[in-house]
């Protein structure tokens, strides 16, 4: 000097599944299990049932271009109690950026022996 990246900041993006008991004719309760970073924390609003993430803001997480997340997918292997549980498909097709900004690497100079 300095490219990148860690990191911060602010904008955007996104998902929230499988499953067991219990309780309840009353508002959607409670207590577990699996994977995961996250499986719905808060308020609102819909919804009249054997049992909602259905919508809205908020927040937590995780991502912004090589895998966040969608789509192909009622898919293919394997495997589970079950599942988008693992792998593949898969640098397939979509997909959501801007600022700031360290060490250290490297790179150029003076000075000394």
């Nucleotide at each position: 000097c300095g490219c990148a990246u860690a990191u911060c900041c602010a904008a955007c993006g996104g998902g929230a599944g499988c499953u067991u008991g219990g309780g309840g004719a009353a508002a959607g309760c409670c207590a577990g299990g699996c994977u995961g970073a996250g499986a719905g924390g808060g308020c609102g609003g819909g919804g009249g049932a054997u049992c909602u993430g259905c919508c809205g803001c908020c927040g937590a997480c995780c991502g912004u271009u090589g895998a966040a997340c969608c789509u192909g997918a009622u898919c293919u292997g394997g495997g589970u109690a079950a599942u988008g549980c693992c792998a593949g498909c898969g640098c397939a097709g979509g997909g959501a950026u801007g600022g700031a900004g360290a060490c250290a690497a490297g790179g150029g100079g003076g000075c000394c022996c």